The part of an RNA shown here (small-subunit ribosomal RNA, 5' domain) has 517 nucleotides and comes from an uncultured bacterium. Rfam family: Bacterial small subunit ribosomal RNA. Rfam links the family to the GO terms ribosome and structural constituent of ribosome.

[in-house]
Context: one part of a larger RNA
């Protein structure tokens, strides 16, 4: 000097941060990812009109009845809320945590003539003509639930066939120019082979195919990355070919064969420990340590394996298996997965509320109102850090009482206080009231901040005083009870233990403990 602290004592206020470092223990409850009715088929509320049926209440009355029509019900038009289901996009971002990984995993700097890439911006072209299903609705049935079958029927921007089609792709064959091995690019010639979807309030949103971009991503490769030799040999898909398969692509990625190789004291292997990095702490720097918040990468989503969709996953809140663990169960079968955000239990010196809002930024859905977003804005808690600010200011000697010491004179606490004059910073109390928002729209929040009005009123303590190291006196005690980083104090006058008075340091903190430098 620093800290994601912890503890003891002690706490007034406000900014701005930061806040499971341990059990990658287990998790009650609620939310963390939906939207789109301008894709589809279905339902078809409310209001409105209208028809019938009821027939309160009033009003005429010749006492027969006449009219007026509230409430309620059923139907018909319009009207379009609602939304379970098929489609469609998103859900592979955001977010959370470091178990695992000593690696091309990360960081740096290079290659990819071995690649891909939805949405998005620009070009060029095009959308013809048909089919058959299915889910819901209906109906039957099983089950206790989870849920599942059967049968009838119905749609499409779901799906399948035909056509058209290139400079796209496959191959054949010949040129031209390059160039970095395998070739790349350019232009020709034949054959071949792949597409499309509508909706609409008539603005417009979309569809297909190809090309180039932009963005993301994949893959290779130099270099650099811990600690052990009381770990010296290691290795059979091993190492290279040939040929095949698989991938967006390269390659033992994988497989048949064939050859014997390929690492290694310039540290292989084995072991142990560890995400990495910008950065961060120290330190004049070299260097040393670290890797929390913020940001970039990887890697995990009970434990193991696996694929499916998809532009992208081998996919936290999706699927399957297999394991252990919980929970339902009518015992035959079933559900679950917080290292999201709050919350518990446990663990542990130790770390927070089951808050408000989408008003702002950014994300995802839609033409679009918007509807959804525990990212994120903010609020509470915590002296866990940093900074600020206060606990008052001036004047006051009879040096007041009282503590304390005393050589009994007096020292000293001490301008301290009391006492007078005052401030008003926080505080309170009333009344005003923001920017943050482009025209609307403010959770924070009637908060910041201003103005008036009160009141010294409510707000100081820790730790040390034998030397190192600033700060000394007395009583207790008697090698005890203690102190203690270190030297070392205590056995009868201890400035080193207790206490008290002073006295010095820091100051809403101060001390101790832990780490690292």
């Nucleotide at each position: 000097g620093a800290c994601g602290a912890a503890c003891g004592c002690u706490g007034g206020c406000g900014g701005c941060g930061c806040g499971c470092c341990u059990a990658a223990c287990a998790c009650a409850u609620g939310c963390a990812a939906g939207u789109c009715g301008a894709g589809c088929g279905a339902u078809g509320a409310a209001c409105a009109u209208u028809g019938a049926a009821u027939g309160a209440u009033c009003c005429c009355u010749u006492c027969g009845g006449g009219g007026u029509g509230a409430u309620u019900u059923c139907g018909a038009u319009c009207g379009g809320a609602u939304u379970a289901g098929c489609g469609g996009c998103g859900a592979a971002c955001g977010g959370g945590u470091g178990a695992g990984u000593a690696a091309c995993g990360c960081g740096u700097g290079a290659g990819g003539a071995a690649c891909c890439u939805g949405c998005c911006u620009c070009u060029u072209a095009c959308a013809a003509c048909g089919g058959g299903a299915u889910a819901g609705c209906c109906u039957c049935g099983g089950g206790a639930a989870a849920c599942c079958g059967g049968g009838a029927u119905u749609a499409a921007u779901a799906c399948c066939g035909u056509a058209u089609a290139a400079g796209a792709c496959u191959c054949c064959g010949a040129c031209a120019u390059c160039u970095c091995c395998u070739g790349a690019u350019g232009a020709u010639g034949a054959a071949g082979u792949c597409a499309a979807a509508g909706c609409g309030u008539u603005a417009g949103c979309g569809g297909u195919a190809a090309g180039a971009g932009a963005u993301g991503g994949c893959c290779u490769c130099g270099c650099g990355u811990c600690u052990g030799a009381u770990u010296a040999g290691c290795u059979a898909g091993u190492u290279g070919g040939c040929g095949g398969g698989g991938u967006a692509a390269c390659g033992g990625c994988c497989c048949a064969c064939c050859a014997a190789g390929g690492c290694g004291a310039c540290g292989a292997u084995c072991a142990g420990u560890a995400a990495c990095c910008g950065g961060c702490c120290u330190g004049a720097g070299a260097g040393g340590g670290u890797g929390a918040a913020c940001g970039g990468u990887c890697a995990c989503a009970u434990u193991g394996g696996a694929a499916c969709u998809g532009a992208g996953a081998c996919a936290c809140g999706g699927u399957c298996c297999a394991a252990a663990c919980u929970c339902c169960u009518a015992c035959g079968g079933g559900a679950g997965g917080c290292a999201g955000c709050a919350g518990u239990g446990g663990g542990g010196a130790a770390u927070c509320u089951u808050g408000c809002a989408c008003a702002a930024u950014g994300g995802g859905g839609g033409c679009a109102a918007c509807c959804c977003u525990g990212a994120u804005g903010c609020a509470g808690c915590g002296a866990c850090g940093c900074c600020g600010c206060g606990u008052g200011a001036g004047c006051g000697a009879u040096g007041a009482a009282g503590g304390u010491u005393u050589u009994c004179g007096a020292a000293u606490c001490g301008u301290a206080a009391a006492g007078c004059u005052c401030u008003g910073u926080c505080c309170u109390a009333u009344g005003g009231g923001a920017a943050g928002a482009u025209a609307a729209u403010g959770a924070c929040g009637g908060u910041a901040c201003c103005a008036u009005g009160g009141g010294a009123g409510g707000a100081a303590g820790c730790c040390c005083c034998g030397g190192c190291u600033a700060a000394c006196u007395a009583c207790g005690u008697g090698c005890c009870a203690g102190c203690a980083g270190c030297c070392g104090c205590g056995g009868u006058a201890a400035u080193a233990c207790g206490u008290a008075g002073g006295u010095g340091g820091c100051g809403a903190g101060c001390g101790u403990u832990g780490u690292c430098c």

The full RNA is in RNAcentral, with records from ENA and SILVA.